[in-house]
The prediction has a mean pLDDT of 82. Guanidine-I riboswitch aptamer from a Thermoanaerobacteraceae bacterium, 102 nucleotides, folded computationally.

């Protein structure tokens, strides 16, 4: 001084939002019944972490003639402000362990 390569994949959580259900409020409708607006509004549903959380699978390494089983390891991630995508629509979602500092 300089180097990710620092693994996927599901499930849940912090967290997100409003297409679709439900709900609240005014409108149209003689009434039911329906629609249409507008509101995230406790919710069902959805969407969801690098640096949260389990489960499997991989990866290396010991063991073994050999395979397989088995055991052991898969670390570390502090701050900080802005951009840009997807979807109805946002985020800790993706670009992104982007960049700047430490």
């Nucleotide at each position: 001084g300089g180097a990710a390569a620092g693994u996927g994949c599901a499930c849940c959580u912090a967290g997100a939002g409003u297409u679709c259900c439900g709900c609240a409020u005014g409108c149209u409708u003689u009434u039911u019944u329906a629609g249409c607006a507008u509101g995230g509004c406790u919710g069902g549903a959805u969407c969801g972490a690098g640096u949260g959380g389990u489960g499997c699978a991989g990866g290396u390494g010991c063991c073994u003639a050999u395979c397989g089983a088995g055991c052991a390891c898969u670390a570390c991630a502090c701050c900080g402000g802005a951009g840009g995508g997807a979807u109805a629509a946002a985020a800790g979602c993706c670009c992104a362990g982007a960049c700047g500092g430490g």